[in-house]
Context: one part of a larger RNA
């Protein structure tokens, strides 16, 4: 991992509610006791609940609708059970016959049954962990008794001899001897490195290394233990277990946390929100879902009118508070530089400030002189919704308290698949279609089966439908893709407009470009062309007191200007489609691919394809309404409806025991295997084989440890 068995809301006790059933102003026993094999039946008001409430108490005490008036269902045209109103009573405050508060015009009690709340182990599995009591030093730690072992070789302390020396002390040599927590290394003992090898080794293996006569090693008996021991001390070790062992018990510890919880079918469907908590992975109350009843007539999601109140957006600035540009003016001036004069003390002029004044600019969430749209309230009318019974109210049962994406309108934020609101919508809980794939982007709300038509989007081929029609741009594979910026472009279209032009325009080539005069000044020098001034006049078809190059200064060359030559459009601004350059990312590579010059882009047009949409036809269910009299149960019409998670409701299939009733089986039961048919489905009905003895049914009751694909689920088995 496969497969098969197991495997999770019990089950007492007590509450509430709902139903069902008895008896009812009452209902009911409980232990006793008696019969009975058990189950059971009898028997027992002690009790408990209800019948009267208010009051802290003392204590006082209620409409038998036998007041009125409205009014649903029925019946019928005013009765009218329940149902509402008024009024009346009881009691407590209380001076009150006031006012308030609770409270009255009789329904309940026992049982079972469903849901569910509360104690319990409580829906199942799961800690880590705390406490006791008991075992444990055959491991390893440290002690204590006892025993055994330690090759071989180096080194060579002390003392002791000899020799040399000496007067003592002392010395210097050669021997000797054999010390050492002393050297190298075997046995034994250890566990550094490769951070080598290791699917077999719960620490091994190989090479390396470290100790190896000691604070050493070993075999054998003993001592100390769990908050305790023992520790050359690492929280180390104390039987593969150690920041407090092991085993059994408290014990199903707890667990707001993880996972898991088993059949089917119809109805209906949330919520992630506000408030409170040591509360933020919970939980309660509120909201929202759902079912049951009361009750009986209106509800308002939506246009339109009408009227009310506002101070957003947009806007404004002499309408205020606050922020702000640079400009002018003043016989206005504190003060500060500078400068000149001066009787030294000041004037005076400037220039910088300051006040005030004009006339111009720019701005706000916590500015508004003024002020939308929209919202939101009120009314009325339509609309839709309701006697086929709405809004509403009272109970049962509940999940939710992590949300999220777009679009609009916001706050933080440098920005984010960031963070926090709002309104609306989806998805959350939503298939189907389209977007290449894509929870939320575009169409579209899925009863079933079948025919058609359309939406989004598409029609060259992968692929279903046009290689469709017109009319243009695009040359860049730009595009076919959601996707980029300032800037820049003599690339192309279209448009506008101004100027020149066949009396010759633009470009290009030919020639010309002078004369006072080298203008004044300035300067070494200054002549068109360092620099200041000035910028004339002649002659001409033009020609500057000189565009730009060049000289020391001249010269030269050039342009401006004119003339020939040429012969038709030129120039120069703005707008605008579409392109181009700006243009960088990490394996090769992406318009969904092929590819495309349209199959691209713009504008239109007419066809076609395309969903579970929408239409038809059949069929089927829900709920309600009529009819029908099948009386909870059929039948037909007709309205209406059909996605669903957490949840809430209603109705079924199965299991396995069991009372009744009634059946099948050796002429062949169950069980297994295989195959046809029924049902919307849980399933069930049945034919062949196998199998070889026991199994059904039911308009029926009871009970139950009652259904598995999930839990890292539990055992077997492969």
């Nucleotide at each position: 991992g496969g497969c098969a068995a197991a495997g999770a809301g019990u089950u007492u006790a007590u509450g509430g509610u709902a139903g069902u059933a008895g008896c009812a102003a009452g209902g009911u026993u409980a232990a006793a006791c008696a019969c009975g094999u058990u189950a059971g039946u009898g028997g027992g008001a002690a009790g408990c609940c209800g019948g009267a409430g208010g009051g802290a108490a003392a204590c006082c005490a209620a409409c038998g609708c036998a007041g009125c008036c409205c009014g649903c269902a029925g019946c019928a045209u005013g009765c009218g059970a329940g149902g509402g109103g008024c009024g009346a009573g009881g009691u407590g405050u209380g001076a009150a016959u006031a006012g308030c508060g609770c409270c009255u015009g009789a329904a309940g009690u026992u049982a079972c049954u469903g849901c569910u709340g509360u104690a319990a182990g409580a829906c199942c599995c799961g800690a880590a962990g705390c406490c006791a009591a008991g075992c444990g030093a055959g491991c390893u730690a440290u002690c204590c008794c006892u025993a055994g072992a330690c090759a071989g070789a180096c080194u060579g302390a002390a003392g002791c001899g000899g020799a040399c020396a000496a007067u003592c002390c002392a010395g210097u040599u050669c021997g000797u001897g054999g010390a050492g927590g002393g050297u190298c290394g075997g046995a034994g003992a250890g566990g550094u490195a490769a951070u080598g090898c290791g699917a077999g080794c719960a620490u091994g293996c190989u090479u390396u290394c470290u100790c190896g006569a000691g604070a050493g090693c070993u075999g054998g008996g003993g001592a100390u233990a769990g908050g305790a021991g023992u520790g050359a001390a690492a929280u180390g070790c104390u039987a593969a277990u150690c920041g407090u062992g092991c085993u059994u018990g408290g014990c199903c510890a707890u667990a707001g946390c993880u996972g898991g919880u088993u059949c089917c079918u119809c109805c209906c469907a949330a919520a992630u929100u506000u408030g409170g908590c040591c509360g933020c992975a919970g939980u309660c109350a509120a909201g929202c879902c759902u079912c049951u009843u009361c009750g009986g007539a209106g509800a308002u999601a939506g246009u339109u009118a009408u009227g009310a109140g506002g101070g957003u957006a947009a806007a404004g600035a002499u309408a205020c508070u606050g922020a702000u540009u640079g400009g002018g003016g003043a016989c206005g001036c504190a003060g500060g530089g500078c400068a000149a004069c001066u009787a030294c003390u000041g004037u005076u002029g400037u220039u910088c400030g300051c006040u005030c004044c004009c006339g111009a600019g720019u701005c706000a969430a916590a500015c508004u002189c003024a002020g939308a749209a929209u919202a939101c309230c009120a009314u009325a009318a339509c609309g839709u919704c309701g006697u086929a019974g709405a809004u509403g109210a009272a109970g049962g049962g509940a999940g939710u308290c992590g949300g999220g994406g777009u679009a609009u309108a916001g706050g933080g934020g440098u920005a984010a698949a960031c963070c926090u609101u709002a309104u609306a919508u989806c998805c959350g809980c939503g298939a189907g279609g389209g977007g290449a794939a894509c929870a939320a982007c575009c169409c579209a709300g899925a009863c079933u089966a079948a025919a058609g038509u359309u939406a989004a989007g598409g029609u060259c081929c992968c692929a279903g439908a046009g290689u469709a029609c017109u009319u243009a741009c695009u040359a860049a594979g730009u595009g076919c893709a959601a996707g980029c910026g300032a800037g820049g472009u003599u690339g192309u279209u279209u448009g506008c407009a101004a100027c020149c032009a066949c009396a010759g325009a633009c470009a290009g080539a030919a020639g010309g470009a002078a004369g006072g005069u080298g203008g004044g000044c300035u300067u070494a020098g200054g002549a068109g062309c360092a620099g200041c001034c000035a910028u004339c006049c002649u002659a001409u078809a033009a020609u500057a007191a000189g565009u730009g190059u060049g000289u020391a200064a001249c010269a030269a060359c050039u342009u401006a200007c004119c003339u020939u030559u040429c012969g038709a459009g030129g120039u120069u601004a703005c707008a605008u489609g579409c392109g181009c350059c700006g243009a960088a990312a990490a394996u090769g590579g992406a318009c969904g691919g092929g590819g495309c010059u349209a199959a691209g882009u713009a504008a239109g047009u007419c066809a076609c394809c395309g969903a579970u949409a929408c239409u038809u036809u059949a069929g089927g269910a829900a709920a309600c309404a009529c009819a029908u009299a099948g009386u909870u149960u059929u039948u037909g019409u007709g309205u209406c409806u059909g996605g669903u998670u957490a949840g809430g409701g209603a109705g079924g299939c199965g299991a396995u025991c069991u009372g009744a009733a009634u059946g099948g089986g050796u002429g062949g039961a169950a069980g297994c295997g295989u195959g046809a048919g029924u049902g919307u489905g849980a399933a069930c009905u049945u034919g062949c084989g196998u199998g070889g003895a026991c199994c059904g049914u039911u308009u029926u009751g009871g009970a139950u440890u009652c259904g598995a694909g999930g839990a890292u689920u539990u055992u077997g088995c492969c």
Large-subunit ribosomal RNA, domain II from archaeon CG07_land_8_20_14_0_80_38_8, 718 nucleotides, folded computationally. Rfam family: Archaeal large subunit ribosomal RNA. Rfam links the family to the GO terms structural constituent of ribosome and ribosome. It was read from a public genome assembly. The coordinates come from a structure-prediction model, not an experiment, and the mean pLDDT is 81.